RNA sequence: UUCUUAUCCAGAGAGAUGGAGGGAAGGGCCCGAUGAAAUCUCAGCAACCAGCCAGCGAUGGUCAGGUGCUAACUCCUGCAGGUUUUAUGACCUGGAAGAUAAGAU
Numbered sequence: 001u002u003c004u005u006a007u008c009c010a011g012a013g014a015g016a017u018g019g020a021g022g023g024a025a026g027g028g029c030c031c032g033a034u035g036a037a038a039u040c041u042c043a044g045c046a047a048c049c050a051g052c053c054a055g056c057g058a059u060g061g062u063c064a065g066g067u068g069c070u071a072a073c074u075c076c077u078g079c080a081g082g083u084u085u086u087a088u089g090a091c092c093u094g095g096a097a098g099a100u101a102a103g104a105u
Stems, first nucleotide, its partner, number of pairs: 002104007013042005021031003026077003043070003048066002051062004074097001079094006
């Protein structure tokens, strides 16, 4: 880098440095000098993998070693089908894309 599988309406922020961007991309809508990105420190959340315990197994429990995460449902949406509405619109299902984990490459 690519592929496969699983999950994505829950949860969890302070400080220092920094100094204008950020929320993946398009369209929206937001966040940001009452301080963006990024880096560091400390704290926290969760429990995918590993460990441990129980179990024939499915699985359950436990711990926190490897990751991950700590504005807004993956912030909403885009594509297809459907329900509803006079209409704008609202909603449902699936898909695409993305993120994270594990395995493969």

A computed fold for a 105-nucleotide RNA from Bacillus piscicola, annotated as SAM riboswitch aptamer (S box leader). NCBI's taxonomy places the organism under Bacteria, Bacillati, Caryophanales, Bacillaceae, Bacillus. It matches the Rfam family "SAM riboswitch aptamer (S box leader)". Rfam links the family to the GO term regulation of gene expression. Rfam describes the family as follows. The SAM riboswitch is found upstream of a number of genes which code for proteins involved in methionine or cysteine biosynthesis in Gram-positive bacteria.